[in-house]
The prediction has a mean pLDDT of 80. Transfer RNA from Coemansia sp. S680, 73 nucleotides, folded computationally.

C1' cells in the first nucleotide's frame, strides 16, 4: 500500500434494499424412562463491528473508524 471479512453464547444462510433476519449446534421446559442418555413437541437468545450519510423504506448501497486475514514491498 491492495484485496477480503466482521449477523444470537458458538458456526452459518441472507446478490438485484420491501412485510415477522434462516439453519444447526447450545441453554431451558414438557412427554417418556425406576433414572440417565437418546428421541419428540415447545421456548428462549440477534436489532446484523461502531459512528454517520442516501432512501418512503438499509443485514444489503456510500463515507469515516475500530478489529481480523490475505498478498505487494
Nucleotide at each position: 500500500g491492495u484485496u477480503u471479512c466482521u449477523u444470537g453464547g458458538u458456526g452459518u444462510a441472507g446478490u438485484u434494499g420491501g412485510u415477522u433476519a434462516u439453519c444447526a449446534c447450545g441453554a431451558c421446559u414438557g412427554c417418556c424412562u425406576a433414572a440417565c442418555a437418546c428421541g419428540c413437541a415447545g421456548u428462549c437468545g440477534g436489532u446484523c463491528g461502531c459512528c454517520a450519510g442516501u432512501u418512503c423504506g438499509a443485514g444489503c448501497c456510500u463515507g469515516g473508524c475500530a478489529g481480523a486475514a490475505a498478498u505487494c514491498a